A computed fold for a 177-nucleotide RNA from Guptibacillus hwajinpoensis, annotated as Lysine riboswitch aptamer. Its Rfam family is "Lysine riboswitch aptamer". The family has 47 seed sequences and 3,224 matches in Rfam 15.1. About the family: Riboswitches are metabolite binding domains within certain messenger RNAs that serve as precision sensors for their corresponding targets. Allosteric rearrangement of mRNA structure is mediated by ligand binding, and this results in modulation of gene expression. A reference for the family is Rodionov et al. (2003), "Regulation of lysine biosynthesis and transport genes in bacteria: yet another RNA riboswitch?", Nucleic Acids Res. Taxonomically the source falls in Guptibacillus (Bacteria, Bacillota, Bacilli, Caryophanales).
RNA sequence: GGUAGAGGCGCAAAAACCAAUAGUAAGCUUACUGAAGAGUGUUAAGACUCGGUGAUAGGAGCUGAAAGGGGGAUUUGCCGAAGUGGAAAGACGCUUAUCCGUCUGAAGCUGGAUCUGUAUUGAAUAAGUGCAGAGCUGUCAUCCAAUACCUACCCGGGAAUUGGAUGGAGAACUAUC
Numbered sequence: 001g002g003u004a005g006a007g008g009c010g011c012a013a014a015a016a017c018c019a020a021u022a023g024u025a026a027g028c029u030u031a032c033u034g035a036a037g038a039g040u041g042u043u044a045a046g047a048c049u050c051g052g053u054g055a056u057a058g059g060a061g062c063u064g065a066a067a068g069g070g071g072g073a074u075u076u077g078c079c080g081a082a083g084u085g086g087a088a089a090g091a092c093g094c095u096u097a098u099c100c101g102u103c104u105g106a107a108g109c110u111g112g113a114u115c116u117g118u119a120u121u122g123a124a125u126a127a128g129u130g131c132a133g134a135g136c137u138g139u140c141a142u143c144c145a146a147u148a149c150c151u152a153c154c155c156g157g158g159a160a161u162u163g164g165a166u167g168g169a170g171a172a173c174u175a176u177c
Stems, first nucleotide, its partner, number of pairs: 001177005008079001010078005017071002026063005032058002037050004041099001043097004082110003089104005111137002114134008139168009149158003
């Protein structure tokens, strides 16, 4: 380096359905309020559009979502599975500049899942992440003990299994070429 393989509430994707988002956005109505500006993510300049036939905004009434995020019967692919992260660059959000947001994405970090506290992202009591902590678990190394064994005249030496302690990291571990 190739091939095969193990971990377990193991990982990811798809998915009927479900909760939440939300009685929100939006649409329509109005003998309601109001009065000059307003909209296209921010700011500046443009461009376009709407507006005294009263807009934008607010109230009342009727109707009433979706995306992103989460759960998920089942199916598929898998065991760095994957997650996190988000440099540079690019794409999109009317144009240019600017910041912001979304997507793609390099380095870095994480053995795996669970629980508690806390910070943060989030609409969230969902979920994720960081930090601290708790036991659980796979694997390897070292040490200790027990057991049965091999070798040896003895002293001693060897390897195996089980249990315990400590430590390591997936660029790991096991088998084989």